[in-house]
Context: one part of a larger RNA
RNA sequence: UUGGGCGUAAAGAGCUCGUAGGCGGUUCAGCAAGUCGGCUGUGAAAGUUCGAGGCUCAACCUCGAAAUUGCAGUCGAUACUGCUGUGACUCGAGUCCGGUAGAGGAGAAUGGAAUUCCCGGUGUAGCGGUGAAAUGCGCAGAUAUCGGGAGGAACACCAGUAGCGAAGGCGGUUCUCUGGGCCGGCACUGACGCUGAGGAGCGAAAGCGUGGGGAGCAAACAGGAUUAGAUACCCUGGUAGUCCACGCCGUAAACGUUGGAUGCUAGGUGUGGCGGUCUACCAACGACUGCCGUGCCGAAGCUAACGCAUUAAGCAUCCCGCCUGGGGAGUACGGCCGCAAGGCUAAAACUC
Numbered sequence: 001u002u003g004g005g006c007g008u009a010a011a012g013a014g015c016u017c018g019u020a021g022g023c024g025g026u027u028c029a030g031c032a033a034g035u036c037g038g039c040u041g042u043g044a045a046a047g048u049u050c051g052a053g054g055c056u057c058a059a060c061c062u063c064g065a066a067a068u069u070g071c072a073g074u075c076g077a078u079a080c081u082g083c084u085g086u087g088a089c090u091c092g093a094g095u096c097c098g099g100u101a102g103a104g105g106a107g108a109a110u111g112g113a114a115u116u117c118c119c120g121g122u123g124u125a126g127c128g129g130u131g132a133a134a135u136g137c138g139c140a141g142a143u144a145u146c147g148g149g150a151g152g153a154a155c156a157c158c159a160g161u162a163g164c165g166a167a168g169g170c171g172g173u174u175c176u177c178u179g180g181g182c183c184g185g186c187a188c189u190g191a192c193g194c195u196g197a198g199g200a201g202c203g204a205a206a207g208c209g210u211g212g213g214g215a216g217c218a219a220a221c222a223g224g225a226u227u228a229g230a231u232a233c234c235c236u237g238g239u240a241g242u243c244c245a246c247g248c249c250g251u252a253a254a255c256g257u258u259g260g261a262u263g264c265u266a267g268g269u270g271u272g273g274c275g276g277u278c279u280a281c282c283a284a285c286g287a288c289u290g291c292c293g294u295g296c297c298g299a300a301g302c303u304a305a306c307g308c309a310u311u312a313a314g315c316a317u318c319c320c321g322c323c324u325g326g327g328g329a330g331u332a333c334g335g336c337c338g339c340a341a342g343g344c345u346a347a348a349a350c351u352c
Base pairs, nucleotide, nucleotide: 003324004323005322006321007306008305012320014202015201016200017199021195022194023193025089026088027087028085029084030083031082033081034080035077036076037075038074039073040072041071042070048066049065050064051063052062053061054060092192093189094188095187096185097184098183099182100181104178105177106176107175108174109173110172111155116150117149118148119147120146121145122144126137127136163170164169207248208247209246210245211244212243216242217241221237222236223235224234259319260318261317262316263315264314267297268296269295270294271293272292273291274290275289276288277287278286301308302307325352326351327350334345335344336343337342
């Protein structure tokens, strides 16, 4: 390379939007580029294959035929692909109208419990901590308890293999602004679609810059223990940080270790949202049923097995990304990005 693959063996980009490109629903008419067919020209000779012949055979040589899968021209075919049409359609996609659930996002305001600190009252000798202790705090009055105050951070119960979001993620309450979804109507547009190399945006925690803030917790650090040692695990303290604003960083076991879209292929049972039918005086409950989401169990099928199984890892189509023995190495060099830390891209020698 041809291939074969990507849940766990190497391999799905952290996620989304989207440019080029690739691919694309039903139907009518036209064209004939792809496609298919006929004919003509060309496709040198040698070589090759087949047949015949010449050296006593063979190698070798000579003659004839074929092949030369290709290219061009020309004449046709029109199923499929393509192109053209102020052609048509509605199932894909979108819009509109009526409902609806939600920790979806941003900003502002506000509430109670708790921790800590400060002030005052009561009160007296311990408190704290551990496997046991000690460091530490306390007669300059601690711990405990009551009242008042300050400040920061997080929101018990509700809470749920419940919900929302593309992912990261999102949880007290209220207000303002705002994104998306789902259901129903089937009114409108009429293929407007899918994917997406480059590119752009978003992106936990930690970290960085400037300025605030700082209750609790707590890398570093100090002390006390433990131990042979103990640069740890345990304890007492404690600074960055954790919080806010703005700007960077751009990585994670960013995991469902499973890219996106569409269609098809037994069921059973929970649960969230919205409908329909029946029963019923209304409502509730109940029975059946439709769509969307989220779990569990399982048929066929798949799988090396484990397992997956209408939320597929089954059966198919389209597009993208990625893999190709282990180490060296996600490293060096170069380039790009970054204030830095570092990130992205990404080898080879050598070795097994």
Predicted 3D model of a 352-nucleotide part of an RNA (small-subunit ribosomal RNA, central domain) from an Acidimicrobiia bacterium. It was read from a public genome assembly.